[in-house]
Context: one part of a larger RNA
Molecule: small-subunit ribosomal RNA, 5' domain
Organism: uncultured Bacteroidales bacterium
Order: sequence, then structure tokens, then C1' cells
RNA sequence: GAUGAACGCUAGCGACAGGCCUAACACAUGCAAGUCGAGGGGCAUCGGGGGAGUAGCAAUACUUCCGCCGGCGACCGGCGCACGGGUGAGUAACACGUAUGAAACCUACCUAUCACCGGGGGAUAAUCGGGAGAAAUUUCGUCUAAUACCCCAUACACUCUGUUCAGGGCAUCCUGAACAGAGGAAAGCUACGGUGGUGACAGAUGGUCAUGCGGGACAUUAGCUAGUUGGUGGAGUAACGGCCCACCAAGGCUACGAUGUCUAGGGGUUCUGAGAGGAAGGUCCCCCACACUGGUACUGAGACACGGACCAGACUCCUACGGGAGGCAGCAGUGAGGAAUAUUGGUCAAUGGGCGAGAGCCUGAACCAGCCAAGUCGCGUGAGGGAUGACAGUUCUAUGGAUUGUAAACCUCUUUUGCCGGGGAGCAACGGGUGGCACGAGUGCCGCAGUGAGAGUACCCGGAGAAAAAGCAUCGGCUAACUCCGUGCCAGCAGCCGCGGUAAUACGGAGGAUGCGAGCGUUAUCC
Repeated sequence: GAUGAACGCUAGCGACAGGCCUAACACAUGCAAGUCGAGGGGCAUCGGGGGAGUAGCAAUACUUCCGCCGGCGACCGGCGCACGGGUGAGUAACACGUAUGAAACCUACCUAUCACCGGGGGAUAAUCGGGAGAAAUUUCGUCUAAUACCCCAUACACUCUGUUCAGGGCAUCCUGAACAGAGGAAAGCUACGGUGGUGACAGAUGGUCAUGCGGGACAUUAGCUAGUUGGUGGAGUAACGGCCCACCAAGGCUACGAUGUCUAGGGGUUCUGAGAGGAAGGUCCCCCACACUGGUACUGAGACACGGACCAGACUCCUACGGGAGGCAGCAGUGAGGAAUAUUGGUCAAUGGGCGAGAGCCUGAACCAGCCAAGUCGCGUGAGGGAUGACAGUUCUAUGGAUUGUAAACCUCUUUUGCCGGGGAGCAACGGGUGGCACGAGUGCCGCAGUGAGAGUACCCGGAGAAAAAGCAUCGGCUAACUCCGUGCCAGCAGCCGCGGUAAUACGGAGGAUGCGAGCGUUAUCC
């Protein structure tokens, strides 16, 4: 000098940042991922409409039926749930950083281009009816739809096989052309404007793989290795590869540190230092890994999947003892641990994300507010004048001086911040609505109204009033700052040297002084 700090004493305000470093310990409760009716059958529920009936003179009320309309619980279906958010346990590794390569690869949504969208079929959920179970849940029967599922047709610049030719290179080869054979698609909805579907190719984005180099400790770890190292052929994969398998060979790594053990997420960066270096990796950004512990795959463009599935285990809970349920290292919050770390808050207004044609819905991402001197920065606690140098205190060489000290009183001012009253933002642009204009006719442009959690906040104006606002540590030397009293190697101090045994500037108190100041000291750690 620094800190994600803690402790002691003290404490006026604001802005901006920060806040479980310990038990990757266990978790009550709420919320954190849904959305689409412009894919579908439907109608549990709400509203409208229509039919019938009852009461009534009528208005109307009630009952019942009809999915006809607006809509819509649950269900089928699509997209999303692989993002966003958390944590750092594991990992000394191509995990990360950096530089290359992929002639060995994938990529939903988006963009550009080309082409296509013909015909048919069987189911099933919901619903309805019956059953089992304490529950979780489950089972049987009948019916039905689709952008769900299946079959056929057609198809290229696609895939595979074969033949021929041309060009090129980087070893395996790559690219292009022609011919022949085989194989492979699709879905509708609609306000008729569109929108969606399928194949191919290219782009973009995102990922995957391989390699060089780089960054811990210990040799009181010296040998390690059988799928081990390589080959041939296969399986598998998006793809290369002992990744896996069969056979064959006997290799491969290592003192330039293999193997083992310990420690550790890596980087941008941060702290310190003149630098070289040393130390650290909290907040923010990038990458990785993990999601109670271990394992496995399914679905999918993408996961081996935090709020999905299955199995095993530990733990907790429910149970009718037969059987079930759960996973905060999401946001709050609780217990525990600890020197120690916050609210079971508000809003989707903005930014961004998912779905949707849109309105919109969802969003503990995000934006805000709350708590904490835990940090940095800024401001204030008054300013000018004022000597009978007052009283009181302390002290001395003591009728008297010195000091506290222009300090106070007193006079004249000011009003930051705080308090009271009044006004009051920017963040808002869109989308959609509405009026108009243009044209390529559903897009664009212009106008209008409307949209704010924070918040009546920031800020501005006015009012009263010096009013409401100073402490902490030190004073032997290092080191700025000295006297008196008490104590008497006691009580105590102390970072080092060292103080204290009767005149202690070193202990305790007082007066005074010095330093810093809404903080000041102590402790811990790094340079």
C1' cells in the first nucleotide's frame, strides 16, 4: 500500500460499487418455463345467441336443450424447456490460454436461390361407461380428430453402386462432367391478403475433433504400461481414432522427470513493486465442470439433460404396512457450522429471452426498492469580528506568572445537509389502435391519443433556525507529540529495543499536546 474482511470504541448525509471466503451441510413455505384455439377433437368453466318449458299482464326471473359465437380447464399436436440463473465439488487434463489444421465433421430457428406440395390407410388420447387402490396412480370396454402415425406415387443440384473423361493436390486423396441402375419427401390453416410444409444447395450462427507451445509442489515418488504400442479387417459415430471387437506383431512412455502422492477449476484480470518479479483469481466478461451420491440411456437439430426418465445407494417425509413421495450449488427464507456476510419486497415500465399472425401471456433473467460505515469518492457539523487575555481547570522559580485561549461570553452574518411547505422530471421508443399519404396492396412514412415498478423519487423554489450533527488512537527511541499525581520488579505495558525495585515524559489517572477524522485503532493475510 491492499482486502469479499472480522473485532473494539464512535457515528450526520449522499452517490457509486460490494455483501456465506466456513458445511458441494440439511432444508419448512412461496415463486424461478411456458406458450399457441390462425394445427385438432371437444366443452369442465365464464359470457353471448337460439329453441322449448314454468311463473308473470308485461318487463323479466328460473329450468332444460343446442359448441351456433366470444372464449377455454384438462387432452392430442407444435415450438421452447440444451437459453437464461447457481456453484467450484471434481479435474494437473488438449480442462484452459494461444496458434494452427479438419482432403475426417454436424448445425433447429434465420437469410439467399432452385424445385415440389398428388393419392390412400389404420389407430389413439380426451370424452363416455365399468373396475382396482389408503394414496401415488392404474386397468378394461366402446367411440373420434389432426400440421400425430403409416403406405403408395413423383423428384433434383441428394445418397449408394458401377463405367468413362477432365483438372488439381496435402500421404490416405479432392473437385468437376457424362451415362446406367437402385433408394429417399411433404400438411395443412386462412379474414383469401397470406402463412405454413418437403427436397437440394449456399450463407450466417453455434458446436465437435486433432495438433504445436505455455502455465503447480514433492525424487524423502524411478521405473510405468496387456487394449498396453502398432498393423489388417470390421462394429460404431455427425466425423477421425483401440473409441469398441477379432486376428497378427511386440511394442509404447521415462532423468528434457514417466509413474505415484499432495494441492488446484483455467484465462482476461486484480494487488504490490521504479522495474524485473512476487502474490491472488471475490465482484464483471470468456471457457470448463457439476446439479443429493454413483451409473445408464431415451427424446431431440442440440442433453447423457439443475426445477426430465430409469436403476442402485444414503437421508427425509406419507402410509390403511400392501406401497408411495422428495432433491434450493435458481430468488427470497430456515436450521447448522462460523470471527463473519442482507428482504420469505415491487414491476415486467425499460433491456433481453420463450411462444404467438397479433393482441398478449410467461420471465426471482433484468430493472428497481429494503438491510449493512463492509469499501471508494463527495459534503457537512458553521463564518467574520471579539482581550477585563474573564471564571473554572492544570502547572511553575507561587503576593506573581504560564497554559487551555479568539477558545468562550458577546456582536454581525450565512443556511450546504437535515426539517417543514409548494412545484416536479428524464428514463417512452416501439408494437398494437386510430386519421392521413405513398406504392410493389400489405408494407412503409407522417400525425393523434395511450403506455413508468422505481416515485411524488431525483431536481427546482420558498420558509424557520447556529439551529439537529465528533470521535478514535497515540505522546521513551524508531515516530509527530510532556508535565503533575498515584503505584513501587507490585499492578501493569510491549511491534523491536525494552519500561516498573520511592522523584517512571514507557504502568494507571489528570491537564496539555500530536496524528487521522465519520471514522479511528487492533487482529488476520499478500506485496